[in-house]
Context: one part of a larger RNA
Molecule: small-subunit ribosomal RNA, 5' domain
Organism: metagenome
RNA sequence: GAGCGAACGCUGGCGGCGUGCCUAACACAUGCAAGUCGAACGAACCGUAAGGUAGGUGGCGAAAGGGUGAGUAAUACAUAGAUAAUCUACCCUUGGGACGGGGAUAACGUGGGGAAGCCCGCGCUAAUACCCGAUGUCACCGCGAUAACUCCUGUUAUUGUGGUUAAAUGCUCCGACGCCCAAGGAGGAGUCUGUGUCCUAUCAGCUAGUUGGUGAGGUAAGAGCUCACCAAGGCUUCGACGGGUAGCAGGUCUGAGAGGAUGAUCUGCCACACUGGGACUGAGACACUGCCCAGACUCCUACGGGAGGCUGCAGUGGGGAAUUUUGGGCAAUGAGCGAAAGCUUGACCCAGCGACGUCGCGUGCACGAAAAAGGCCUUCGGGUUGUAAAGUGCUGUCACAGGGUAAGAAAGGAACCUUCGGGUUCUUGACGUUCCCCUGAGAGGAAGCUCUGGCUAAACACGUGCCAGCAGCCGCGGUAAUACGUGUAGAGCUAGCGUUGCUC
Repeated sequence: GAGCGAACGCUGGCGGCGUGCCUAACACAUGCAAGUCGAACGAACCGUAAGGUAGGUGGCGAAAGGGUGAGUAAUACAUAGAUAAUCUACCCUUGGGACGGGGAUAACGUGGGGAAGCCCGCGCUAAUACCCGAUGUCACCGCGAUAACUCCUGUUAUUGUGGUUAAAUGCUCCGACGCCCAAGGAGGAGUCUGUGUCCUAUCAGCUAGUUGGUGAGGUAAGAGCUCACCAAGGCUUCGACGGGUAGCAGGUCUGAGAGGAUGAUCUGCCACACUGGGACUGAGACACUGCCCAGACUCCUACGGGAGGCUGCAGUGGGGAAUUUUGGGCAAUGAGCGAAAGCUUGACCCAGCGACGUCGCGUGCACGAAAAAGGCCUUCGGGUUGUAAAGUGCUGUCACAGGGUAAGAAAGGAACCUUCGGGUUCUUGACGUUCCCCUGAGAGGAAGCUCUGGCUAAACACGUGCCAGCAGCCGCGGUAAUACGUGUAGAGCUAGCGUUGCUC
């Protein structure tokens, strides 16, 4: 000098855009943050009907979005590859198919238990829920054949034979939407390899599933991933093992660069969800607002037993130098579901608070000398504050009041027309007392902070007397202090100015 998610002191007019628990991954009252589909299904209630509504079965979603950085020094991240060792719901393309049957169960009704959470018996019923059989292009498995290719084990194509595996001819407003098998694609994911990634040797040896083999199991998939047996290996001064610290990266800050520091906001990846462990469901989880077990904590209880998890958005207590509203809206963008209308969405879009940062604007302009009064200094002549004020004439930014008023909104839907391609009209705005424009009034409502010994721009007087105090360094103060305190004057920056902390 530059920078900051800053804090503190004094001061503070407006707006745009950003940004805001860095500390206790401390504990949490309350509300909301994941639903949707009646064009899968039965049935209850309301209704004359059309239709509507709660609850349930069923489907899809809830593995996304949002938060945090505790753990992790490598099961992570970055980069370049491998997968001939793999999976993939929804979406797109292509080929083929959907035949015949069956038994339940929730809701509901009824009876009962419990303080509650909730639970139990009996009876009834449906499906795109569940089950059985058939068919089997293709696929998979076993045994073969031929050809081509290759990164070793092999892969691909054609083909013979034996075995195994499907479906909802469902719904419908007749346009469509769905179901099953297979192949390909897109996007997504798993696994593996090379290289790189902090400090410490006052950590020098570490290791028994350890290193390798055979066989088996297991997984979507290779593998000590797991197990039985066999061998005795494997890593290490190019730092193993141990200890400390830490999410990683794109980036950010600084710097001429090399480098150093850093990882807030935004984006990608990873990890975590009261603490520890576990699996279930599913295409996908070992699952933030799912389940089970254990633990700590909090709450309810009729003492028998139960309920809970803000590292989602607000908000509370606590900690701290320190960090916001228990706001509005789904109008836009995106997401889930739905044929659609639409519903939901603390994602998101907005508003609120904070000079926390940055950028812009304003606090007026011109004229005005008897150089007024007052203040300060004085060699008592004067000097300075100073055209500064007063006074005169203007302007009207911002703020204030009144009126007008966009863009962000074209999709979708409805009506009409149609040459069937589409066209016209109508409808949808949280922000919003919006941006912006016009009018009105009126200089009115809007300047501070630090410094003045040298470094370093800017000095005099008084007070004080090694006291009180100042100080970044050198150093000032013991009776004339340009260095302390006050006043006047001046210098610098300016809605800020200083101080502290941290980085280069």